[in-house]
Context: one part of a larger RNA
RNA sequence: GAACGAACGUUGGCGGCGUGGAUUAGGCAUGCAAGUCGAACGAAUCCCGGGGGGCAACUCCCGGGGGAAGUGGCGAAAGGGGCAGUAAGGCGUGGGUAACCUGCCCCGGGCUUCGGAAUAGCCCCUCUAACGAGGGGGUAAUGCCGAAUGUCGUCGGGAGGGGGCAUCCUCUCCCGAGGAAAGCUCCGGCGGCCCGGGAGGGGCUCACGUAGUAUUAGCUGGUUGGUGGGGUAACGGCCCACCAAGGCCAAGAUGCUUAGCAGGUGUGAGAGCACGACCUGCGCCACUGGCACUGUGACACUGGCCAGACUCCUACGGGAGGCUGCAGUCGAGGAUCUUCGGCAAUGGGCGCAAGCCUGACCGAGCGACGCCGCGUGUGCGAUGAAGGCCUUCGGGUUGUAAAGCACUGUCGCAGGGGAGAAAGGCCCGCAAGGGCUUGAUCGACCCUGGGAGGAAGCACGGGCUAAGUUCGUGCCAGCAGCCGCGGUAAGACGAACCGUGCGAACGUUGUUC
Numbered sequence: 001g002a003a004c005g006a007a008c009g010u011u012g013g014c015g016g017c018g019u020g021g022a023u024u025a026g027g028c029a030u031g032c033a034a035g036u037c038g039a040a041c042g043a044a045u046c047c048c049g050g051g052g053g054g055c056a057a058c059u060c061c062c063g064g065g066g067g068a069a070g071u072g073g074c075g076a077a078a079g080g081g082g083c084a085g086u087a088a089g090g091c092g093u094g095g096g097u098a099a100c101c102u103g104c105c106c107c108g109g110g111c112u113u114c115g116g117a118a119u120a121g122c123c124c125c126u127c128u129a130a131c132g133a134g135g136g137g138g139u140a141a142u143g144c145c146g147a148a149u150g151u152c153g154u155c156g157g158g159a160g161g162g163g164g165c166a167u168c169c170u171c172u173c174c175c176g177a178g179g180a181a182a183g184c185u186c187c188g189g190c191g192g193c194c195c196g197g198g199a200g201g202g203g204c205u206c207a208c209g210u211a212g213u214a215u216u217a218g219c220u221g222g223u224u225g226g227u228g229g230g231g232u233a234a235c236g237g238c239c240c241a242c243c244a245a246g247g248c249c250a251a252g253a254u255g256c257u258u259a260g261c262a263g264g265u266g267u268g269a270g271a272g273c274a275c276g277a278c279c280u281g282c283g284c285c286a287c288u289g290g291c292a293c294u295g296u297g298a299c300a301c302u303g304g305c306c307a308g309a310c311u312c313c314u315a316c317g318g319g320a321g322g323c324u325g326c327a328g329u330c331g332a333g334g335a336u337c338u339u340c341g342g343c344a345a346u347g348g349g350c351g352c353a354a355g356c357c358u359g360a361c362c363g364a365g366c367g368a369c370g371c372c373g374c375g376u377g378u379g380c381g382a383u384g385a386a387g388g389c390c391u392u393c394g395g396g397u398u399g400u401a402a403a404g405c406a407c408u409g410u411c412g413c414a415g416g417g418g419a420g421a422a423a424g425g426c427c428c429g430c431a432a433g434g435g436c437u438u439g440a441u442c443g444a445c446c447c448u449g450g451g452a453g454g455a456a457g458c459a460c461g462g463g464c465u466a467a468g469u470u471c472g473u474g475c476c477a478g479c480a481g482c483c484g485c486g487g488u489a490a491g492a493c494g495a496a497c498c499g500u501g502c503g504a505a506c507g508u509u510g511u512u513c
Base pairs, nucleotide, nucleotide: 001513002512003511004510006509007508008507009506010505013374014373015372016371017370018369019367020366026330027329028328030327031326032325035074036073037072040071041070046065047064048063049062050061051060052059053058081285082284083283090210091209092208093207094206095205096204097203100202101201102200105198106197107196108195109194110193111192112191113147114146115145116144122137123136124135125134126133127132152179154177155176156175157174158173159172160171161170162169163168183190184189211257212256213255218248219247220246223245224244225243226242227241228240229239230238260282261281262280263279264275265274266273267272287308288307289306290305291304310321311320312319313318338364340363341362342361346360347358348357349356350355377407378406379405380404387398388397389396390395411454413449414448415447416446417445420442421441424437425436426435427434428433457502458501459500460499461498462483463482464481468497469496470495471494472493478485479484
């Protein structure tokens, strides 16, 4: 000098764009953050209309509306947060998969037949303080089961061709085994099953690179390899039985310490050094430890089970919970924000759609935390006013500065207008086209009003280093980045005046180059 997720001191007008819990991965009150589909299903309660029974309360049936809860489907594995762990099961770059998977989406081909048994909800009963649990009856489906068919693919056997990298891969034909489905509809559609291909996504694997320490030198028993098997979507000691005795290491094994990695960021002429906030990609974590279930996908942040610590409820028998989501709170800290608005846009989930949900996101709020822009007025104005300070007492300086006169109207304030952010969506129509409708918020810009009115400080002035005088103090009080100032004329302390630098900031501290 440059930089910062900064903090502290003094000061503080406006705006744009960014950015803001780095410490205790400490504990959390409250609200919200993942639902949706009635075009899969049977429907409670309620409302309206009609009819029947009854003296009535009421009850039964039919039609319509609406629809809690439930079954079922899809989603909930994304999006959002954090960086604790991890020095390699990570990351980066480039390969391999003759060892693999892939819901939704796209393309092509072939299908969508016939039956059955249940079970939630519901009704009745029982236990419980609660959470909840049990028994009986009975009902539906795109839920579940059986059968049929089989383009096709899978497995086994056989024949033949081609290829390769040991095990093999691939193509054609024949035989056998076993393998599917679901309907709904507003009649426009929306679906379901099997097979092949694609797109995108993922799993596994190899090479190289990826911190310090030798005051860590030896480490290793599923350990290293083989055979056979199990398991997986798939290779593999991944797991198991048996067999062999191997495997790693001074090019640093093992241990210990530290750390998420990268694109990048800061600095620097570069080489390098330091860093990894925000944004993006990857990984990992979700009170702590372990486990599996469901599923295309999880060993699953707002799913489940077990154990532990903690908090809460309890009728003491037993239960409930997990903000490292958005806000917010306590604590610790030098230190880091609103318990805001909206789904209008972008994107996501579900749905034929309308639409619903979305603390993702879009906006607003707070903080000079950063960068950038603008303003705090302009012109004239000397007898050089007053006051201050200095003085050799003549004067000098503050200083065109002020006053005064003439103007302007940025920003702010008040009022009004307003492009754009809106693309779409719905309805009518054969079409052309027509009609209706969507902004939380921001808002360029324009017009009007008023009037210099509302807007300047901070640090420094011995040298480095730009800018000095007076007074006070008297090695005191104090200053200080280094050299050093202060002991009676201190340009270095304190104050004043004046000056210098920067300016909505200026200094200080910390850290990096």